[in-house]
RNA sequence: UGGAGCGGGUGCAUGAUCGCUCCGGCCCGCGAGCCGGAGAGGAAAGUCCGAACUCCACAGGGCAGGAUGGUUCGUAACGCGAACUCCGGGCGACCGGGGGAAAGUGCAACAGAAAGCAGACCGCCCGAUGCAGAUCGGGUAAGGGUGAAAUGGCGAGGCAAGAGCUCACCGCGUCCAUGGUGACAUGGACGGCACGGCAAACCCCAUCCGGAGCAAGACCAAAUAGGGAAGCGAUAAGGGCGGCCCGCCCGAUGCUUCCGGGUAGGUUGCAGGAGAUGCCGGGCGAUCGGCAUCCUAGUGAAAUGAUCAUGACCCAUGUACGGGAACAGAAUUCGGCUUACAGCCCGCUCCUUUUU
RNA sequence: CGGGAUGUAGCGCAGCCUGGUAGCGCACCUGAAUGGGGUUCAGGGGGCCGGAGGUUCAAAUCCUCUCAUCCCGA
Numbered sequence: 001u002g003g004a005g006c007g008g009g010u011g012c013a014u015g016a017u018c019g020c021u022c023c024g025g026c027c028c029g030c031g032a033g034c035c036g037g038a039g040a041g042g043a044a045a046g047u048c049c050g051a052a053c054u055c056c057a058c059a060g061g062g063c064a065g066g067a068u069g070g071u072u073c074g075u076a077a078c079g080c081g082a083a084c085u086c087c088g089g090g091c092g093a094c095c096g097g098g099g100g101a102a103a104g105u106g107c108a109a110c111a112g113a114a115a116g117c118a119g120a121c122c123g124c125c126c127g128a129u130g131c132a133g134a135u136c137g138g139g140u141a142a143g144g145g146u147g148a149a150a151u152g153g154c155g156a157g158g159c160a161a162g163a164g165c166u167c168a169c170c171g172c173g174u175c176c177a178u179g180g181u182g183a184c185a186u187g188g189a190c191g192g193c194a195c196g197g198c199a200a201a202c203c204c205c206a207u208c209c210g211g212a213g214c215a216a217g218a219c220c221a222a223a224u225a226g227g228g229a230a231g232c233g234a235u236a237a238g239g240g241c242g243g244c245c246c247g248c249c250c251g252a253u254g255c256u257u258c259c260g261g262g263u264a265g266g267u268u269g270c271a272g273g274a275g276a277u278g279c280c281g282g283g284c285g286a287u288c289g290g291c292a293u294c295c296u297a298g299u300g301a302a303a304u305g306a307u308c309a310u311g312a313c314c315c316a317u318g319u320a321c322g323g324g325a326a327c328a329g330a331a332u333u334c335g336g337c338u339u340a341c342a343g344c345c346c347g348c349u350c351c352u353u354u355u356u
Numbered sequence: 357c358g359g360g361a362u363g364u365a366g367c368g369c370a371g372c373c374u375g376g377u378a379g380c381g382c383a384c385c386u387g388a389a390u391g392g393g394g395u396u397c398a399g400g401g402g403g404c405c406g407g408a409g410g411u412u413c414a415a416a417u418c419c420u421c422u423c424a425u426c427c428c429g430a
Base pairs, nucleotide, nucleotide: 002351003350004349005348006347007346008345009344010343012311013310014309015308016307017306018305020039021038022037023036024035025034026033041327045338046337048336049335050334051333052332053213054212055211056210065209066208067207068206069205070084071083072082073081074080085098086097087096088095089094099204100203104202105201106198107197121144122143123140124139125138126137127136128135129134152170153169155167156166157165171193172191173190174189175188176187177186178185179184217268218267219266220265227259228258229257230256231255232254238250239249240248241247275294276293277292278291279290280289281288282287313324314323315322357429358428359427360426361425362424363423366382367381368380369379376413384400385399386398387397388396406422407421408420409419410418
């Protein structure tokens, strides 16, 4: 100089005028008045996880179903986060991924000789026959060819040609030692290849999960129409028991009072909390502890706005005029994740070019 | 606020669960039969499966995110 990686911040400011929602105060006027105060976000979004809170269900355990998946830690909890570890990608800063394929079942189109306890098309080698081209029998898997993938890799020895057939190194497996809380790492000995891929295929293992959601739920409670109780009035009609009568039982309508459920509606849940800011301390870190200060939206599923002026920023330009300014908008609350986002600013780091 | 389904050719739908070739009907084009049209017969074209990323040798199909439309409950 050019390019790149990671992390963080900001997301127009001030003033005036006219309005909106909520709260507080004032008024001998209680309202449509006056005064004062507060009023969207980093994602308020998607509703993908985890909780608080509430109601319902529930002896205990299991099945089914779902979710998660290296290790250790953090957290109220999590599918979140931090550090470490292994694998993969990148020259690098850095980024992405993570149980089990020697428990079982299954899948692999096309091509190819062969696709899963392998197999032999071309080739190589040996033997037989033949003048020869070649044919037959056998050995082999180094080479060619097919494929995403071909039964350890590479080198040397060895062999008729070859082959873990033998050896060194690497890979793989078993055992041991050392370091580490652990995943794991390092080293040694032995085995001699037996054991390829896919579990975001079924499945197996371990851990976790009861359901519904603030329109949850709680309280107060009109009008109208039902329900229940008591009393007054009536004791008439009617019904039941009965062969009939007596008798007993039931009983409508009306009036008064009381009770209960519950709708509309109202209040609450619901804004002081796993709270915010600053400082100090522990820890590599996520995060935790202590002290000080602060109170900071809220519904009618409906407010949080508009206009103007000045200034700053960006575009273009000689200047002025002018134009632009993202994604988006609370609804019970909180912790995360994911997705969207114009422009500007800051920090750390890597590569490259040149110079010292 | 909560839950679910769908997206494949111009239109309506299969295929997805169980991954390898995208198919059916109508429509469109060409040809034949007809004097011409319709009907009929024969043949043909047209899709990168809503978008992005991942798993896999391989994705319309499996997983994640996202967009659009529709439906249901309180």